[in-house]
Molecule: small-subunit ribosomal RNA
Organism: uncultured bacterium
RNA sequence: AACGAACGCUGGCGGCAUGCCUAACACAUGCAAGUCGAACGGGAAGCCACCUUCGGGUGGUGGAGAGUGGCGCACGGGUGAGUAACGCGUGGGAAUCUGCCCUGGAGUGGGGGACAACCGCUGGAAACGGCGGCUAAUACCGCAUACGCCCUUAGGGGGAAAGCUUUAUGCGCUCCAGGAUGAGCCCGCGUCGGAUUAGCUAGUUGGUGAGGUAACGGCUCACCAAGGCUUCGAUCCGUAGCUGGUCUGAGAGGAUGAUCAGCCACACUGGGACUGAGACACGGCCCAGACUCCUACGGGAGGCAGCAGUGGGGAAUAUUGGGCAAUGGGCGAAAGCCUGACCCAGCCAUGCCGCGUGAGUGAUGAAGGCCCUCGGGUCGUAAAGCUCUGUGGGGAGGGACGAAAAAACCGGUGGCCAAUACCCGCCGGUUCUGACGGUACCUCUUUAGCAAGCACCGGCUAACUCCGUGCCAGCAGCCGCGGUAAUACGGAGGGUGCAAACGUUGCUCGGAAUUAUUGGGCGUAAAGCGCGCGUAGGCGGUCCGGUAAGUCGGGUGUGAAAGCCCUCGGCUCAACCGAGGAAGUGCACUCGAAACUGCCGGACUUGAAUAUGGGAGAGGGAUGCGGAAUUCCAGGUGUAGCGGUGAAAUGCGUAGAUAUCUGGAGGAACACCCGUGGCGAAGGCGGCAUCCUGGACCGGUCUUGACGCUGAGGAGCGAAAGCUAGGGUAGCAAACGGGAUUAGAUACCCCGGUAGUCCUAGCCCUAAACGAUGAAUGCUUGGUGUGGCGGGUAUCGAUCCCUGCCGUGCCGUAGCUAACGCGUUAAGCAUUCCGCCUGGGGAGUACGGUCGCAAGGCUGAAACUCAAAGGAAUUGACGGGGGCCCGCACAAGCGGUGGAGCAUGUGGUUUAAUUCGACGCAACGCGAAGAACCUUACCCAGGCUUGAAGUGCGAGUGAUCAUCGGUGAAAGCCGACUUCCGCAAGGACACUCGUAGAGGUGCUGCAUGGCUGUCGUCAGCUCGUGUCGUGAGAUGUUGGGUUAAGUCCCGCAACGAGCGCAACCCUUGUCUGCUGUUGCCAUCAGUUCGGCUGGGCACUCUGCGGAGACUGCCGGUGAUAAACCGGAGGAAGGUGGGGAUGACGUCAAGUCAGCAUGGCCUUUAUGUCUGGGGCUACACACGUGCUACAAUGGCCGGUACAGAGCGCUGCGAUCCCGCGAGGGGGAGCUAAUCGCACAAAGCCGGUCUCAGUUCGGAUUGCAGGCUGCAACCCGCCUGCAUGAAGUUGGAAUCGCUAGUAAUCGCGGAUCAGCAUGCCGCGGUGAAUACGUUCCCGGGCCUUGUACACACCGCCCGUCACAUCACGAAAGCUGGCUGUACUAGAAAUCGCCGAGCUAACCCGCAAGGGAGGCAAGCGCCUAAGGUAUGGUUGGUGAUUGGGGUG
Repeated sequence: AACGAACGCUGGCGGCAUGCCUAACACAUGCAAGUCGAACGGGAAGCCACCUUCGGGUGGUGGAGAGUGGCGCACGGGUGAGUAACGCGUGGGAAUCUGCCCUGGAGUGGGGGACAACCGCUGGAAACGGCGGCUAAUACCGCAUACGCCCUUAGGGGGAAAGCUUUAUGCGCUCCAGGAUGAGCCCGCGUCGGAUUAGCUAGUUGGUGAGGUAACGGCUCACCAAGGCUUCGAUCCGUAGCUGGUCUGAGAGGAUGAUCAGCCACACUGGGACUGAGACACGGCCCAGACUCCUACGGGAGGCAGCAGUGGGGAAUAUUGGGCAAUGGGCGAAAGCCUGACCCAGCCAUGCCGCGUGAGUGAUGAAGGCCCUCGGGUCGUAAAGCUCUGUGGGGAGGGACGAAAAAACCGGUGGCCAAUACCCGCCGGUUCUGACGGUACCUCUUUAGCAAGCACCGGCUAACUCCGUGCCAGCAGCCGCGGUAAUACGGAGGGUGCAAACGUUGCUCGGAAUUAUUGGGCGUAAAGCGCGCGUAGGCGGUCCGGUAAGUCGGGUGUGAAAGCCCUCGGCUCAACCGAGGAAGUGCACUCGAAACUGCCGGACUUGAAUAUGGGAGAGGGAUGCGGAAUUCCAGGUGUAGCGGUGAAAUGCGUAGAUAUCUGGAGGAACACCCGUGGCGAAGGCGGCAUCCUGGACCGGUCUUGACGCUGAGGAGCGAAAGCUAGGGUAGCAAACGGGAUUAGAUACCCCGGUAGUCCUAGCCCUAAACGAUGAAUGCUUGGUGUGGCGGGUAUCGAUCCCUGCCGUGCCGUAGCUAACGCGUUAAGCAUUCCGCCUGGGGAGUACGGUCGCAAGGCUGAAACUCAAAGGAAUUGACGGGGGCCCGCACAAGCGGUGGAGCAUGUGGUUUAAUUCGACGCAACGCGAAGAACCUUACCCAGGCUUGAAGUGCGAGUGAUCAUCGGUGAAAGCCGACUUCCGCAAGGACACUCGUAGAGGUGCUGCAUGGCUGUCGUCAGCUCGUGUCGUGAGAUGUUGGGUUAAGUCCCGCAACGAGCGCAACCCUUGUCUGCUGUUGCCAUCAGUUCGGCUGGGCACUCUGCGGAGACUGCCGGUGAUAAACCGGAGGAAGGUGGGGAUGACGUCAAGUCAGCAUGGCCUUUAUGUCUGGGGCUACACACGUGCUACAAUGGCCGGUACAGAGCGCUGCGAUCCCGCGAGGGGGAGCUAAUCGCACAAAGCCGGUCUCAGUUCGGAUUGCAGGCUGCAACCCGCCUGCAUGAAGUUGGAAUCGCUAGUAAUCGCGGAUCAGCAUGCCGCGGUGAAUACGUUCCCGGGCCUUGUACACACCGCCCGUCACAUCACGAAAGCUGGCUGUACUAGAAAUCGCCGAGCUAACCCGCAAGGGAGGCAAGCGCCUAAGGUAUGGUUGGUGAUUGGGGUG
């Protein structure tokens, strides 16, 4: 795009079309083929006349019915079962027939005998008959005649007719010839699928003769011959009416064969003939069969695939209508009759076409709906309102075309005729005829009144929001949506697209170059046969001549009509219809051309081949020979091991192994040479020699003269393994045994070991049989190796240099390729031939066939299932891949954790609650820098409800605060007391009520902001322009060096740039300028000896600022680079130490409970207040810590030296009290001034002496202190007493590289009180680093990848379960069909025909003859039967694999 459609929803009108695609299933009822009296006999009713006994009779007339006869019934109408065929299409042909019609010729004379109807008798239920009698004809039969006709032995023989009537040139009849039309027959070409159908055929093929037919012919028969068809697809199987056309497509094609038209076939199924011009006959006959109906049971009747209609089937397809008015048909002289052909109407949105459902105006942008950022937006000029119109619908009126012929009449004219008559023909006029239909159409009138839906809105694809739902319900053409913010589900609003329709489904073509003729491919995506030989076939070098089959051109015929296309015309337009034209690419005939192809003839040498001379080679076959090595045997020497592995063991060995020497046996294979070297078609071929033998190459010359290329079938060769038979067997070695390894180890490793490996003969026939690249030929820049042969140059000499041919490699130009790559050895440019491919799986499976001894090979599907499978390349990620490099990563060290007790956090458990979060590193002394109440979010209990706090509005009240009373655990509740400003209006403030709304540590960190952790202070991450690539992308950023560093240098199709690195910032280390109090004290003075005082600012220090370090200098190394190494100087040296600083990004990492925030939920509660409890529980488990286990120590005494901080609700001195915690007291200090504040380890002295201790301090008792409203649950501290575990910690694991680890104390935040935690500070102060193999993490380059949620990836097979389709299977059961036999209806034909017999012949007659009929027989034959095959379905216990989950 299309449809003979169907289904869903909806539905106003008209025109024109279409309408059982399924059961060629069965059919009730009606209708669908008759007509002619002008062929014939006869003649009802009626009418007329006459007669009448009034009952009727006779005659005439008389479109009834029936009969004889003629024509028609073979047309028209239906259907598509069968048919793969001369059935159809197209173009030809000769051996034919043809009623009615036309033309021409001839004729139409004279006779005869019957049979229906009818009458009588009679059978039967009926259908339907029987016998006898009468009768006509255009019915039937002789005779006569015969131009032309037929037969012929060429002499001859044979064959016709019909009349009727209105009396005419009428209608007929007979014969002949021709025409027209129709029909039969033959031929060329075209006409579906299957080769898993390869052979078929006995009337088969041909001949002769005969028969038969309208006609040719094996059409039939007899005889003879043995043919005929077929890979250019016979036969068989399946499917199918064919065509014009129709649909689609740019076309070529593909699909299709409704309606209309042509042909064919069929008419319940099968068979058969009759009649006829024509049939083997849809509404005829006979027989058989199935089915239905009637019956008196004896017998009969029937055939809607005609029009309607019924049942049935089905997703599905109409009225038992009107009319012959028109067109057409049959009969007739005609009038006319018949006509379910046809013309109309009815039903159905089934299709195509047209029209309408209103038009204009109308902004408060109404109400309402929906959305909202609450401003508004949108439906929307849409509505309302106002002004109009009147198609369709309703009412009224008018009202067609289709109808003009025939016929009749009138007029005219022509013919005929004696005739102006009749008759016939022609012209003009008049009359008559309409189913549709009172329809189309026209006019008037009526009211905006009665007339819009359907699908869609994630992308493809035009159209977006809200609500509901929450991987549910559902959607879906493909991709895919839905798991709480769904433009994808459902609804709504809005929108988009079509519109009396719109969607869905089905089917066809297109897109699909996705079967490729036009117009594809085969190295790696599917696809080159394993290889050559060769048959058919296809294709084929140069020149000349001929021919004209192909080819090309002209002409002629045909290519039906309709349709398509163009033009014009008719319905108001269109659809539709009419007319004309064009086209119909085809076929046939004919004329011409001769380039190309073919064919015929002649010639040629370049393709091909032969001869000849050479050399190369693991080419093949056979025979023989050789040495090394392994093993075995014998002997010698010799002694305890050997062997084997990662390490071992099994094994061998004191019966003497291994080792070593000598000799011998046997089999197999041929080291070095050996080479991207050679040979061969491929498989493949490797010691040496001989014999036989194939091919290739080079050189020069001769010969043949296209002898060529390819190659479906075919036949041959064909590694390894395997098979058969017979040999052989040294080594090796499936299976097998043993030892190891391992969770296991039917493996890898080891010790053994049989088939086999070897030979002969025969099979098998496969392979990653690979260059994953068929063969042949020609053409197309180069460079460089190598094997073979030859030429040239130079030379004493070619092995070297140049060059030709053949082979074999590498790199590359153009070109090709999806890319990778190929590239004169093409995957380039072309030609020829063959093979092969057409999504993945199922499956190289099943079935069938064929080959094989078997194993199995070759050929080779389908159901079902998936939305992919695949190629090349890209970026990542990953690897028990590689290279380079880094990090307390390992190693080297020091100290810990893991064991103990306690502290603290977590899990778990418990609980009314033990609030919540954090979960590998990167949760667990984390949020929490401090839970007794509070905090607090949890639990229990008691209260409040515009609320504890905030804002707005409305109404009311006059308080609020403070104080007091009652109740209560408190909160709260109840009550008492009580206003202010302003003159007033009113206001302030507060409360009550109402309202808008508050509140929520309720949920979602996977809706978010912000902040943070982590990789990682790692050195990376990107961009612009350019360049390369079809593209993803690459380049830059890679490479060579170097660095802590993508740091720098060099190179480079890159050149630059940004975020990172570094530096700039803070701090610390040196010096310096300034400042000198509260700091300092070198010098001077005083002194209570304390920088205390005067004084001073030199020093320390404080604060602000400056200098200094930059690989700057020297040497070496390095590319003369960057840089590195060493050195000098320097307080400091190569980023001096430390900090702050964290690129692009990753982890849906963490946080809705810090804050903010969308959505959801809650609103006398999930809010809020209060009391109490809980977060502090405790069988356990883990993390992080503290204290220890002691002598480098504990205890006692004495004594020395910090830094950084903090302090007014604070730090708190001296002094007093207390053993102590602490208390009393209060100087000083808002601080370089006073205080916290004694630093401790250390040092000196003493003591303890290896012990569960003078170690260790848990636990517990008692007595105290402090803070606080309050230490019971549940704080800290002190004293006395108690004195647990623990004696250095399993597997495992952490930190640290220098002022670091370790160790020692001090301060601070939080804080009423409460650190073993956290954040800081200083004191003392080490050890070790060979090195980068390994573990972990990371960076760069490279490689592989089937990974991309990225190795915590992907993914294979069995097993179990469910389900689906398929194969096999003892069988069972259908369809179709072959063969043999049997059977034999009807009918034709033949034979016979004793029964019957009008026409003709003979005969006076009787009778006879000829001819015919019945009956009988025969040939043939349908249905049926028997037997046995083939083929194709269904089904089948069980069984086999396969798909999906």